Predicted 3D model of a 114-nucleotide RNA (SAM riboswitch aptamer (S box leader)) from a Frankiaceae bacterium.
The sequence was found by an Rfam model in a public genome assembly.
Its Rfam family is "SAM riboswitch aptamer (S box leader)". Rfam's curators write: The SAM riboswitch is found upstream of a number of genes which code for proteins involved in methionine or cysteine biosynthesis in Gram-positive bacteria.

RNA sequence: UGCUCAUCCAGAGGGGCAGAGGGACCGGCCCAGAGAAGCCCCGGCAACCACCGCGUUCAGGAGCGGUAGGUGCCAAUUCCGGCCCGCGAGCGAGUGCCGCGGGGAAGAUGAGGA
Repeated sequence: UGCUCAUCCAGAGGGGCAGAGGGACCGGCCCAGAGAAGCCCCGGCAACCACCGCGUUCAGGAGCGGUAGGUGCCAAUUCCGGCCCGCGAGCGAGUGCCGCGGGGAAGAUGAGGA
């Protein structure tokens, strides 16, 4: 880097350095000199992998509980939308705008494998 699978409406921030951006992309809407990104320290959340126990099985393994070693994460649902379908009120005749619901795409994280 691309592939497969799972998850994404829960949860969790202080300090130091730094100095203008950040929220992937596009549109919107937000965050930001009352200090963005980035780096460091400390703290925290969660439980994907791992480990331990229970338990079941012929077995592999499913399930439940625990620990926190490897990751991850700590504004806003992945901040909302982007493509398709359905429903609804109004504008209104632009197949459009708005709201709600479902699915998808894209993205993120983990695990596996190339």
Overview: The prediction has a mean pLDDT of 83.